RNA sequence: GGGCCCAUAGUUAAGUGGCAUAACGGUGCAUUCGCAUUGCACAGGCGCGAGUUCGAUUCUCGCUGGGUCCA
Numbered sequence: 001g002g003g004c005c006c007a008u009a010g011u012u013a014a015g016u017g018g019c020a021u022a023a024c025g026g027u028g029c030a031u032u033c034g035c036a037u038u039g040c041a042c043a044g045g046c047g048c049g050a051g052u053u054c055g056a057u058u059c060u061c062g063c064u065g066g067g068u069c070c071a
Base pairs, nucleotide, nucleotide: 001070002069003068004067005066006065007064010024011023012022013021018054026042027041028040029039030038047063048062049061050060051059
């Protein structure tokens, strides 16, 4: 320098045009003499920019970061 893949919550992942979901973790309440467990509720997220579209996390292009292969 080039090819390919990946980027979603604090972590690990699903979702692939119309609402963003789970587990663990966090906070509150209940339960307990207390802790743990358990139950209920809540907070928290689509890497950045542009394009297509009525509508983009999703499709296209570029950038950034990471992984892998070739040189």

The RNA shown here (transfer RNA) has 71 nucleotides and comes from a bacterium. Its Rfam family is "tRNA". From the family's description: Transfer RNA (tRNA) molecules are approximately 80 nucleotides in length. The prediction has a mean pLDDT of 84.